[in-house]
RNA sequence: UAGGGUAUAGCGAAAUGGUAUCGUGUUUGUCUUGGGCAUAAAAGAUUACAGGUUCGAAUCCUGUUACCCUAA
Numbered sequence: 001u002a003g004g005g006u007a008u009a010g011c012g013a014a015a016u017g018g019u020a021u022c023g024u025g026u027u028u029g030u031c032u033u034g035g036g037c038a039u040a041a042a043a044g045a046u047u048a049c050a051g052g053u054u055c056g057a058a059u060c061c062u063g064u065u066a067c068c069c070u071a072a
Base pairs, nucleotide, nucleotide: 001071002070003069004068005067006066007065010024011023012022013021018055026042027041028040029039030038048064049063050062051061052060
């Protein structure tokens, strides 16, 4: 320099253009002498950033940023 890939909750991952779920973790209640286990609930995401298309975008299009891979 060129090509390709990844970016989503604290962490790890899903998601046919139609109100973003799951596991784990965190908090609270129950259980226990206490803790752990178990169980019930709650909170937590402007889907990397900026635009565009669309009635509607995590998803489609363009650009940018960070990281990874390949080639020179």

The prediction has a mean pLDDT of 82. Predicted 3D model of a 72-nucleotide RNA (transfer RNA) from Porolithon onkodes. NCBI's taxonomy places the organism under Eukaryota, Rhodophyta, Corallinophycidae, Porolithaceae, Porolithon. It matches the Rfam family "tRNA". About the family: Transfer RNA (tRNA) molecules are approximately 80 nucleotides in length.